[in-house]
Context: one part of a larger RNA
RNA sequence: UUGGGCGUAAAGGGUGAGUAGACGGUCUAAACAGGUUUAUGUUAAAGUUCAGGAGCGCUUUUGAAGGGCAUACUUACGUGUAGACUUGAAUCCAGAAUAAGAAAACGGAACUCUCGGUGUAGAGGUAAAAUUCAGCGAUAUCGCAGAGGACCAACAAUUGGCGAAAGCGGUUUUCUAGUAUGUGAUUGACGUUGAGUCACUAAAGCGUGGGGAGCAAACGGGAUUAGAGACCCCGGUAGUCCACGCCCUAAGCGAUGAGUAUUCAUUGUUGGAGAGAUCCAGUGGUUGAGUUAACGCGUUAAAUACUCCGCCGAGUAGUACGGUCGCAAGACUGAAAUUC
Repeated sequence: UUGGGCGUAAAGGGUGAGUAGACGGUCUAAACAGGUUUAUGUUAAAGUUCAGGAGCGCUUUUGAAGGGCAUACUUACGUGUAGACUUGAAUCCAGAAUAAGAAAACGGAACUCUCGGUGUAGAGGUAAAAUUCAGCGAUAUCGCAGAGGACCAACAAUUGGCGAAAGCGGUUUUCUAGUAUGUGAUUGACGUUGAGUCACUAAAGCGUGGGGAGCAAACGGGAUUAGAGACCCCGGUAGUCCACGCCCUAAGCGAUGAGUAUUCAUUGUUGGAGAGAUCCAGUGGUUGAGUUAACGCGUUAAAUACUCCGCCGAGUAGUACGGUCGCAAGACUGAAAUUC
């Protein structure tokens, strides 16, 4: 190279934007470095494959084929050039849905603390206890009392919606991105994918400055236990929150890359259109053909095809070395000997 794969066996990059590249709609014209067809020439012999002759056979001999190169021919393909088209793609318009995103303001029950009143001996916690709090008055209870931080109960949420993914739920306003539907118009292939590259990326963690109610790694104590470095209990600091800057990893999962086309039924639901039948776009269940090693998937494919990217024996090992990035933690890239 040929070839086989990637839901669960090894294997889909965390997600997007997009450069190079690869691939790419319909029609016309003339052209041609690609490819195809045919012919001719050449490619020493041997060799390969096929056919004929000699020979029992080994073997030997004759002819052809196949492959390369050159020239000419050919044209359904392809390429670039020129022109045109509208169905792919995009834009405009109309009404619409939405926890996409950013900022500001406001609100809510609970919780903790403070102050004050009432009130008196316990409270708290557990399987049971104890550490702990409490006569300097706790717990409990009251106050249109005060302060604070975090989070958004019910409505309303195992559904459904939005976002590229991570993710997003109190209310209002401002700014901002995208989406589906409907109708006609405009541009006229402007498309798909995407190595590098750039951007975003839960939680934890890091830096500087704030903030700190609750919760709570570490840590201290009480129990349990043979021991208890744990599970249970009482405390409790980082952290959790905010601003700015880093980090860039997850079972980042649908363990399923993106795009296009084609291919049964049935039953929910969300948005839009329509007088309605229904249609379009999402999101679910059951299931047929087909597919799969099986489980299952099944118009939201793991079916049937095409295009592009990523990746693919086990252990050693996501380790070593080197490099790049980072304040660090570390991340990315990423072997081998040896063993099977």

RNAcentral holds the full RNA, with entries from SILVA. A computed fold for a 340-nucleotide part of an RNA from a soil metagenome, annotated as small-subunit ribosomal RNA, central domain. The coordinates come from a structure-prediction model, not an experiment, and the mean pLDDT is 83.